């Protein structure tokens, strides 16, 4: 520092230090000596890890049907039993897994945030309403502004890849 995917209208201090600047950029606006950026403390979320719970499933064992051009082993010598083996189909059953939702707020972890929607606009599309101009002759059309709704763009912040 590039890419690639999520997410950005919710939420966090009357603490201690510190001593003028912050809100990424440009514009606007706004926060600050009633104390700013910054450190500590504290807190908040749940992205990523942990646990755990609910559903789906692969495999595996386990149990039950059922079939055997196989093995044993009984005696009544059969188109017979019974154990094993292979196979198939089954399960309110067990196991280590994937998956997707979901709780937790964590003994031990990795980040991240704690003014104002990413503060708000930047580029396009459509929309609501206002003014205004021009033709036309009752609508359509050219600017400006403004409601809203949507895409893209920049940035953030996590996960992952080079």
């Nucleotide at each position: 520092c590039u890419c690639u995917u999520a997410u950005c209208c919710a939420g966090a201090g009357u603490g201690g230090g510190g001593g003028a600047g912050a809100g990424a950029u440009g514009g606007g606006c706004u926060c600050a000596a009633u104390g700013a950026a910054c450190c500590c403390c504290g807190g908040c979320a749940a992205c990523c890890g942990a646990a755990c719970c609910u559903g789906u499933u692969u495999c595996a064992g386990c149990g039950c049907u059922g079939u055997u051009g196989u093995g044993c082993a009984a005696u009544a010598u059969a188109u017979u039993u019974g154990c094993a083996g292979a196979c198939u189909g089954u399960g309110c059953c067990u196991g280590c897994g994937a998956c997707a939702g979901g709780u937790u707020g964590c003994c031990c972890g990795g980040u991240g945030c704690c003014a104002a929607u990413u503060c708000c606009c930047u580029c396009g599309g459509g929309u609501u309403g206002a003014c205004u101009g021009u033709c036309u002759g009752u609508u359509g059309u050219u600017g400006u502004c403004u409601u809203c709704c949507u895409g893209g763009g920049a940035g953030a912040u996590a996960a992952g890849a080079g």

The RNA shown here (SAM riboswitch aptamer (S box leader)) has 162 nucleotides and comes from a Bacillota bacterium.
The sequence was found by an Rfam model in a public genome assembly.
The prediction has a mean pLDDT of 77.
Lineage of the source: Bacteria > Bacillati > Bacillota.